A computed fold for a 78-nucleotide RNA from a Desulfuromonadaceae bacterium, annotated as c-di-GMP-I riboswitch aptamer. The sequence was found by an Rfam model in a public genome assembly. The model forms 95% of the base pairs in the Rfam consensus. The organism belongs to Desulfuromonadaceae, within Bacteria.

[in-house]
RNA sequence: UCAUCGAACAGGCAAAACUUGGGUAACCGGGUGACGCAAAGCUACCUGUCCAAUAACGUGGAUAGAGGGGUUACCGAA
Numbered sequence: 001u002c003a004u005c006g007a008a009c010a011g012g013c014a015a016a017a018c019u020u021g022g023g024u025a026a027c028c029g030g031g032u033g034a035c036g037c038a039a040a041g042c043u044a045c046c047u048g049u050c051c052a053a054u055a056a057c058g059u060g061g062a063u064a065g066a067g068g069g070g071u072u073a074c075c076g077a078a
Base pairs, nucleotide, nucleotide: 005076006075012037013036017032018031019030020029021028022027035065041071042070043069045068046067047066048063049062050061051060052059
């Protein structure tokens, strides 16, 4: 230094709930808050799940804290 790995340290993220705003909805932004997280950083490419309207096909949307893929990265013991 690279790969793997996750003890310690520094730093980081932030579930539920409450609150405020946006959205038809799923859900999202801010505040409070910490259940957890070593990619719980980013990315809807694949699978899953959810929502909307539709008779259906199909369409549009959401979820990265459901799994996989892609991509970038902090600390440094064994």